RNAcentral holds the full RNA, with entries from ENA.
A computed fold for a 471-nucleotide part of an RNA from an uncultured marine bacterium, annotated as small-subunit ribosomal RNA, 5' domain.
Its Rfam family is "Bacterial small subunit ribosomal RNA".
Its mean pLDDT, the model's own confidence on a scale to 100, is 89.
[in-house]
Context: one part of a larger RNA
């Protein structure tokens, strides 16, 4: 000093942290929707103008926000730079939004199947999809010249949609130099090192391929093993360091374990897709489902870590013209002395000093102003009333909660370690190298300030003592 644990003990409040262990396995609930102002349809409502509801089709969003540290000794990450790149929404500047076209969910019929889901036949719209136009400051080409786009709705003012330039934000990639232990790990390395043509990617490169040469790293520690997310900070120390990386905040990795890719402006995607593999559940045995390292919650481990609560009021996200709708992100309750800080447990008075205890040299001495009496106070906690801020006009989960005013009554609230010396703090009894104590030195074998009680005292207090771990 601590994210602690463990022993006695335990009043109140504010603010903070709480699974360090099995990246172990999970019942259940919830965490990513939303838009009818893109589109067609069933439904229902009508005061026939219309309006409400939503499964599909579509659009953005789901790559954010949330979560763990398995992996990683590495351009991961700190920090300083670099050129060969994208960048949806957002903002500025330039234009521009034209003509048609086949289709398809839904829907209807008729079917497989236990289910999960799924098959044929017909019908339809769209900002879905597909062609023509037209086109430059784009794209290709030395050059002629070639190639490429759009999308419409409404409340008629506005949101859109296509191309180009520029911004702004996020990303991708390269370099230099810092970032652990082991030499009882000395030699590693065949896309290995470089060129040449080619692929490829937004975008430099052996990133990949074929050739052709033979290179490349290394005691300034390669290789190869172990251990480890790095950083901002934190803890400690006059520094210097040292040891650490919980809570916050950046940045990286990972989502039941290995591999893949679709789609997107951005993923190789936690709460998506395919595949294998462990496990688990349902099954008519054909065959499905599923990943809490999301919030709570269940067994497990383990000396050890919290509610299957409230609310979208704030503050922020995603959709939406907007109303709203989502939001376990967030804000707030609960719960623990886990820890920091602050408060009480009463305050004046009150005997040459009761009683009782303990000690006694039997005289006292001490517990002791300590109790009692007496005479005030009501912080906290209690009863009762009133009641915010936080909301720029409305909306307040916390909350009848903070606060205030009022009322009762000293009334409800003190332990915990040590007293041989380090090291504050002394007798008595029991005990008798027994029992026991101990951080070190060490006590105990008959007068034990060390064991165990008491009695007095010391330190620290809503804690206190031990243990573990850092400096």
């Nucleotide at each position: 000093a601590u994210g602690a644990a463990c022993g006695c003990u335990g009043g109140c409040g504010g603010c903070a942290u709480g699974c360090c262990u099995a990246a172990c396995a999970c019942a259940u609930g919830c965490a990513a929707g939303u838009c009818g102002a893109a589109c067609g349809a069933a439904g229902g409502c009508u005061u026939c103008g219309g309006c409400c509801u939503u499964a599909g089709u579509g659009g953005c969003g789901c790559a954010c926000g949330g979560g763990u540290g398995c992996g990683u000794a590495a351009c991961g990450c700190g920090u300083g730079g670099g050129a060969a790149u994208c960048u949806g929404c957002c903002c500025u500047c330039a234009g521009g939004u034209u003509c048609g076209g086949a289709a398809u969910a839904a829907c209807a019929g008729c079917g497989a199947g236990a289910a999960a889901u799924u098959g044929c036949u017909g019908c339809u719209a769209a900002u879905a999809c597909c062609g023509g136009a037209u086109g430059a400051u784009a794209u290709c080409g030395c050059g002629a010249g070639a190639u490429c786009a759009a999308a419409g709705a409404u409340u008629u003012a506005u949101c859109g949609c296509c191309u180009g330039a520029g911004g702004a934000u996020g990303a991708g990639c390269c370099c230099g130099c810092g970032u652990a232990g082991g030499a009882u790990u000395a030699g590693c390395u065949a896309g290995u090192u470089g060129g040449u043509a080619g692929g490829g990617u937004a975008a430099a490169a052996g990133c990949c391929u074929a050739c052709c040469a033979a290179g490349g790293c290394g005691a300034c520690g390669a290789u190869c093993u172990u251990u480890a997310g790095c950083u901002g900070g934190u803890c400690u120390g006059a520094g210097a360091g040292g040891a650490u990386g919980a809570u916050c905040a950046g940045c990286c990795a990972c989502a039941u374990c290995g591999g893949g890719a679709c789609u997107g402006a951005g993923a190789c995607a936690c709460g998506g897709c395919c595949c294998g593999a462990a496990c688990u559940c349902c099954u008519a045995c054909g065959g499905g489902a599923g990943g809490c390292a999301g919030c709570a919650g269940u067994g497990g481990g383990g000396a050890a870590u919290a509610u299957u609560g409230g609310a979208c009021a704030a503050u922020g996200g995603g959709g939406g013209c907007a109303a709203c709708c989502c939001u376990g992100a967030u804000c707030c309750a609960g719960c623990c002395a886990u820890g920091c800080c602050g408060c009480g447990u009463g305050a004046a008075u009150g005997a040459a000093g009761a009683a009782g205890g303990c000690c006694u040299u039997a005289g006292g001495g001490u517990u002791g102003u300590a109790a009692a009496g007496u005479u005030c106070u009501u912080u906290c906690a209690c009863c009762c009333g009133c009641g915010a801020a936080g909301a720029u006009g409305a909306u307040g989960a916390c909350g009848g909660u903070a606060g205030c005013g009022g009322g009762a009554g000293a009334a409800g609230a003190a332990g915990c370690c040590c007293c041989g010396g380090c090291u504050a703090a002394c007798u008595c009894c029991g005990u008798g190298c027994c029992a026991g104590c101990a951080g070190c030195c060490g006590c105990g074998g008959u007068a034990a300030u060390a064991c165990g009680g008491a009695g007095g005292g010391g330190g620290c207090a809503a804690g206190c003592g031990u243990u573990g771990u850092u400096c």